RNA sequence: CCGCGCGGGAGAGUCUUCGACCGGUUCAACCACAGCCGGGCCGAAGCGCCGAAGGGGCAAAUCCUCCCCGGAACCUCUCAGGCGCCAGGACCGUGCGGGU
Numbered sequence: 001c002c003g004c005g006c007g008g009g010a011g012a013g014u015c016u017u018c019g020a021c022c023g024g025u026u027c028a029a030c031c032a033c034a035g036c037c038g039g040g041c042c043g044a045a046g047c048g049c050c051g052a053a054g055g056g057g058c059a060a061a062u063c064c065u066c067c068c069c070g071g072a073a074c075c076u077c078u079c080a081g082g083c084g085c086c087a088g089g090a091c092c093g094u095g096c097g098g099g100u
Base pairs, nucleotide, nucleotide: 001098002097003096004095005094006093007092008091013047015046016045017044018043019042021039022038023037024036025035048083049082050081054079055077056076057075062070
């Protein structure tokens, strides 16, 4: 320095609309269909937002002076990703393995 295991690990709408699905209701001999209501952890679209996977961008220091190049990030941009849970997650701790 790289990889793996374990533990910790933030932020931002479970917004709106449509469709499907499920349940209830009405009708009806039963079932089904249509209408209405409700549901969310399904799919799509729209707007709003977050930044700590990844990606992009940049200053000073930097040799005796000047120029050019280089010049970091949890800073910044939000392409990607994310905004219920799960998952992911920079980084920290710890164990093991490999390389120099």

A computed fold for a 100-nucleotide RNA from uncultured Nocardioides sp., annotated as Glycine riboswitch aptamer. The organism belongs to Nocardioides, within Bacteria. The RNAcentral record of the sequence draws on MGnify. The coordinates come from a structure-prediction model, not an experiment, and the mean pLDDT is 78.